[in-house]
This is a predicted structure of a 75-nucleotide RNA (transfer RNA) from a Candidatus Saccharimonadota bacterium.
The sequence is in RNAcentral, with records from ENA.
Its Rfam family is "tRNA". Rfam links the family to the GO term triplet codon-amino acid adaptor activity. It is annotated as a transfer RNA.
Lineage of the source: Bacteria > Bacteria candidate phyla > Candidatus Saccharimonadota.

RNA sequence: GUCCUUGUAGUUCAACGGAUAGAACAACUCCCUCCUAAGGAGUAGAUCCAGGUUCGAUUCCUGGUGAGGACACCA
Repeated sequence: GUCCUUGUAGUUCAACGGAUAGAACAACUCCCUCCUAAGGAGUAGAUCCAGGUUCGAUUCCUGGUGAGGACACCA
């Protein structure tokens, strides 16, 4: 340099182009307990960026950008 894959809560993952983007773990609050753990109830928290298509985009298209990989080049 060329090509491929990929980017969603703090983490790991869901979500035929269509309902309020969901779950587990973590965090916080409350209950329980002498205390802690465990257990129960609840709360907050995310679509990498900019455009485009569409009645409607996490999803499709273009560009940028982060990550991973393959090939090439150089020495």